Predicted 3D model of a 350-nucleotide part of an RNA (small-subunit ribosomal RNA, central domain) from a metagenome.

[in-house]
Context: one part of a larger RNA
RNA sequence: CUGGGCGUAAAGGGUCCGUAGGCGGCCGAUUAAGUCGCGCGUGAAAGCCCCAGGCUCAACUUGGGGAGUGCGUGCGAUACUGGUCGGCUUGGGGGCAGGAGAGGCAAGCGGAACGUUGCAAGUAGCGGUGAAAUGCAUUGAUAUGCAACGGAACAUCGAUGGCGAAGGCAGCUUGCUGGACUGUUCCUGACGCUGAGGGACGAAAGCCAGGGUAGCGAACGGGAUUAGAUACCCCGGUAGUCCUGGCCGUAAACGAUGGGUACUAGGUGUUGGGGGUAUCGACCCCCUCAGUGCCGCAGCUAACGCAUUAAGUACCCCGCCUGGGGAGUACGACCGCAAGGUUGAAACUC
Repeated sequence: CUGGGCGUAAAGGGUCCGUAGGCGGCCGAUUAAGUCGCGCGUGAAAGCCCCAGGCUCAACUUGGGGAGUGCGUGCGAUACUGGUCGGCUUGGGGGCAGGAGAGGCAAGCGGAACGUUGCAAGUAGCGGUGAAAUGCAUUGAUAUGCAACGGAACAUCGAUGGCGAAGGCAGCUUGCUGGACUGUUCCUGACGCUGAGGGACGAAAGCCAGGGUAGCGAACGGGAUUAGAUACCCCGGUAGUCCUGGCCGUAAACGAUGGGUACUAGGUGUUGGGGGUAUCGACCCCCUCAGUGCCGCAGCUAACGCAUUAAGUACCCCGCCUGGGGAGUACGACCGCAAGGUUGAAACUC
């Protein structure tokens, strides 16, 4: 160096962008580096293989030949790969015309519920549970009406729906802004794919500073339950949950399924767009592109299952696995305010 693998057995990086690198569409010309052929040189001796000889044989040994897969060099070949030049439009990008969307950021606004306070009216309970008690209430609670203030979340629509690279995104309006899709085939002319390092983003919890705090609620206190009850149930309740700025960088970050391209029966639903037939029009029907579900053939699979959204058939690039425990630990290094994160063993043991 070579093998076999990665949905569930060990194994897809949380996601994207992108550096080096690897890989790369069609036609022509040229070059001849890779590649191929022939010649020459070299490839020490010993060893190895073949033939013959010498010790009675053999081991051993002597002579001759071969081989020495390689390297160098000359000449030649030009299909493929590479270099250079020219051209092309199917890949990629752009223009123009459209419609869809909880995609992102900022500002403003709204109603329901809830809590607090005030007022009105009203009286003895309320609340809570399996049953209770703690708790609240005659300083007037609960239930009812009105008002003010406050914070957080947005019922119905709502979907088996949509958008986003992932995390994720849902009241309404406005502003700014990203992406995808469809039609046209107008421009560019391989500008592509992947991507070690690197960079950015990255739920929740947690951390720092400042603010905010209605409800909920780790910790904590109390009431129950119980043999006990550091729980489950109940009454309270601080961090936190919210906002601004800055960290953290993890997850069952899951489709437990990396990205790209091409190809390979169908059926049915749904979202967004385009075309056609018919029609007064709509619905319907047919075709088509992109997305998203279900069922199912071939094929694949240990089975389960996957099956044009592949886990099928192939190619390109990256990541990862190599028995269980020890252990995602120790040590070292890097990062972090810390918590900790990333990288990541061994002894020993089965």
Its mean pLDDT, the model's own confidence on a scale to 100, is 89.